[in-house]
RNA sequence: GGGCCCGUAGCUCAGUGGUUAGAGCGGGGGACUCAUAAUCCUCGGGUCGCAGGUCCGAAUCCUGCCGGGCCCA
Repeated sequence: GGGCCCGUAGCUCAGUGGUUAGAGCGGGGGACUCAUAAUCCUCGGGUCGCAGGUCCGAAUCCUGCCGGGCCCA
């Protein structure tokens, strides 16, 4: 330098055009217990990497850029 893949909650990931983006774990509060653990209930937490484009409508499609990984040279 070229090709491919990935970027969504604190972490690991789902969601691949259609109302208001979700799960598990973690975190806050509560129940239970003499207490702790476990278990159960509940709550909060998001510039969907950034910018632009297409579209009635974009996390999702297209382009550029940024970051990470793999391969080739």